[in-house]
RNA sequence: AUCCGAAAAAGGCAAACCCACCGCGAGGUGGGGACGCAAAGCCACGGGCCUCAUGAGGUAGCCGGGUCACCGAA
Numbered sequence: 001a002u003c004c005g006a007a008a009a010a011g012g013c014a015a016a017c018c019c020a021c022c023g024c025g026a027g028g029u030g031g032g033g034a035c036g037c038a039a040a041g042c043c044a045c046g047g048g049c050c051u052c053a054u055g056a057g058g059u060a061g062c063c064g065g066g067u068c069a070c071c072g073a074a
Base pairs, nucleotide, nucleotide: 004072005071012037013036017032018031019030020029021028022027035061041067042066043065045064046063047062048059049058050057051056
């Protein structure tokens, strides 16, 4: 340094559900809340799924890919 991921430690994220706001909608943002997560950080590039006003959008917690990163037992 790469791979890997512990019944380790520190730190992190936050599903469902509830409240407020935004959006036609899928859904998003903030607060509460934890089912889970070793990239559940970021990017819609490929596939999937979803929405629509059929122009276009959403989903990174569906998978692949790209990119960057904390910790350190085997």
Source information:
Predicted 3D model of a 74-nucleotide RNA (c-di-GMP-I riboswitch aptamer) from a Pseudomonadota bacterium. NCBI's taxonomy places the organism under Bacteria, Pseudomonadati, Pseudomonadota.